[in-house]
RNA sequence: GGAGUGGACUGGAGGAUCGCGGCGCGAACGCGUCGAGGAAAGUCCGAACUCUCACGGGCAGCAGGCUGGCUAACGGCCAGGCGCGGCGACGCGACGGAAAGUGCAACAGAGAAUAGACCGCCGAUCGCCUCGGGCAUCGAAAGGUGUUCCGAGGAGGAGGCAAGGGUGAAACGGUGCGGUAAGAGCGCACCGCGUCCCACGCGAGUGGGUACGGCACGGCAAACCCCCUGCGGAGCAAGACCAAAUAGGGAAGUCAUGGAGCCGCCCGUCUCCGUUAUGAGCUUCCGGGUAGGUUGCUUGACCACCGCGGCAACGCGCGUGGCAGACGAAUGAUCUUCAUCCUCGCUUCGGCGGGGAAACAGAAUUCGGCUUACAGGUCCACUCCACAC
Numbered sequence: 001g002g003a004g005u006g007g008a009c010u011g012g013a014g015g016a017u018c019g020c021g022g023c024g025c026g027a028a029c030g031c032g033u034c035g036a037g038g039a040a041a042g043u044c045c046g047a048a049c050u051c052u053c054a055c056g057g058g059c060a061g062c063a064g065g066c067u068g069g070c071u072a073a074c075g076g077c078c079a080g081g082c083g084c085g086g087c088g089a090c091g092c093g094a095c096g097g098a099a100a101g102u103g104c105a106a107c108a109g110a111g112a113a114u115a116g117a118c119c120g121c122c123g124a125u126c127g128c129c130u131c132g133g134g135c136a137u138c139g140a141a142a143g144g145u146g147u148u149c150c151g152a153g154g155a156g157g158a159g160g161c162a163a164g165g166g167u168g169a170a171a172c173g174g175u176g177c178g179g180u181a182a183g184a185g186c187g188c189a190c191c192g193c194g195u196c197c198c199a200c201g202c203g204a205g206u207g208g209g210u211a212c213g214g215c216a217c218g219g220c221a222a223a224c225c226c227c228c229u230g231c232g233g234a235g236c237a238a239g240a241c242c243a244a245a246u247a248g249g250g251a252a253g254u255c256a257u258g259g260a261g262c263c264g265c266c267c268g269u270c271u272c273c274g275u276u277a278u279g280a281g282c283u284u285c286c287g288g289g290u291a292g293g294u295u296g297c298u299u300g301a302c303c304a305c306c307g308c309g310g311c312a313a314c315g316c317g318c319g320u321g322g323c324a325g326a327c328g329a330a331u332g333a334u335c336u337u338c339a340u341c342c343u344c345g346c347u348u349c350g351g352c353g354g355g356g357a358a359a360c361a362g363a364a365u366u367c368g369g370c371u372u373a374c375a376g377g378u379c380c381a382c383u384c385c386a387c388a389c
Stems, first nucleotide, its partner, number of pairs: 001385010012338007020035006037360001041371002044369005049235004054269006061231005066080005081095001082093004096226002101224002103220002118165002120161003125158002128154006134147005173191006192215001193213003196209005239295004249286006258273004302322004306317004340357007
């Protein structure tokens, strides 16, 4: 100097004039004070709070899934472990179980998990063919015939092999030596794997062992499934109160060892209503009125700084300071100066002048997270490359 990784901050400031909403003061004019984010977005998780549940048990369903911590809680965060990616700083992980069962892997291939012979290798044993010899026999000889004998060779039949090659994303451990007819953990050495033992660690795990064993049949569960843990429902348009209005409307069904009381189903206990339907409850349909006001509504598991503890997340602190509450919905508009960035020109290299731009985006019950969006600028730590000293 360049290229990266992780983290944090900011993303305008001042003045003038006019204008909004809350709160306080004031008889009033008015005065004072406060007033939109790091994501307010998504509505994906978790809660507080409100209503609905009388309680308990089970099934179904959904969610999570390595270890130790943090937290009100979480599927979040922190620190680790293992696996994968990266030269690295670091990043990612849907991270319990494949020997409970079922299922899947197109095509290719002989064969895809109790596998398998396409090309190949062997053919010791049995068989086939050829040659030579031995023995027997015919023949004067040459030579011929036969043979439960011996030897050599050939082709490769019966048969043997899964080591070599091929197919494939993946082929039922790897390398070497021996052995064999040719081969194979068939045997051996080392590696790998399993069991056992030792050491370290809270733990997930890590390391080691001239300990034993030729050694179990790989992958996928973000396939069904098995195991463990957890979970009522609905939501501030929740809910509470006041005022007003209408039609205290109409119809059908259901039930008697009945009905109702939990997101679906079942069981048990308990409570309420009711008992021959004209009733209670439940289910369905038709029709009518209101949609006004008050409240919930902002002091919180709150935020910032500082101190202490902790690797950290975070915790403690009678420490210091801070705090929108609207309701067709406030937090704004104009002018000006400065700051930032881009660009053009000039330059005595200190800078000067002109023009332009200014990200993502607006609270609506409130918090803790996650995810997504973000022009420009600043800071800290670390990694790699090149060069110089």
The RNA shown here (Bacterial RNase P class A) has 389 nucleotides and comes from an Acidobacteriota bacterium. The sequence was found by an Rfam model in a public genome assembly. Its Rfam family is "Bacterial RNase P class A". The family's RNA type in Rfam is ribozyme. Rfam's curators write: Ribonuclease P (RNase P) is a ubiquitous endoribonuclease, found in archaea, bacteria and eukarya as well as chloroplasts and mitochondria. Its mean pLDDT, the model's own confidence on a scale to 100, is 79.